Model confidence (mean pLDDT): 80 of 100. This is a predicted structure of a 74-nucleotide RNA (transfer RNA) from an uncultured Clostridia bacterium.
C1' cells in the first nucleotide's frame, strides 16, 4: 500500500429481509430481606448505535468517506 473483520449503556453482548418505544447480563443507584453484610427479591437511571455525508416515506441495518483496533498479504 491492498484486502477482510470489528466499532451499540461504565464493561460484555443481542438486534432477523430497512419498519412502530434500540434489548439483555454484569456493574451502578434506591428499596425490601438481614443483627450487619453477601446471596436473593422489587424498582430506577444510563447508548439519538465511532465521526461526517448520501439513498429512502423510514437507516444501528444499505452506499461513500474518515478515525480507531485486529487479521491477512507483498
Nucleotide at each position: 500500500g491492498c484486502g477482510c473483520c470489528a466499532u451499540u449503556a461504565g464493561c460484555u453482548u443481542a438486534g432477523c429481509u430497512g419498519g412502530a418505544u434500540a434489548a439483555a447480563g454484569c456493574g451502578u443507584c434506591c428499596g425490601g430481606c438481614u443483627a450487619c453484610g453477601a446471596a436473593c427479591c422489587g424498582g430506577g437511571a444510563g447508548a439519538u448505535c465511532g465521526g461526517g455525508g448520501g439513498u429512502u416515506c423510514g437507516a444501528a441495518u444499505c452506499c461513500c468517506u474518515c478515525a480507531u483496533g485486529g487479521c491477512g498479504u507483498a
It was read from a public genome assembly. It matches the Rfam family "tRNA". It is annotated as a transfer RNA.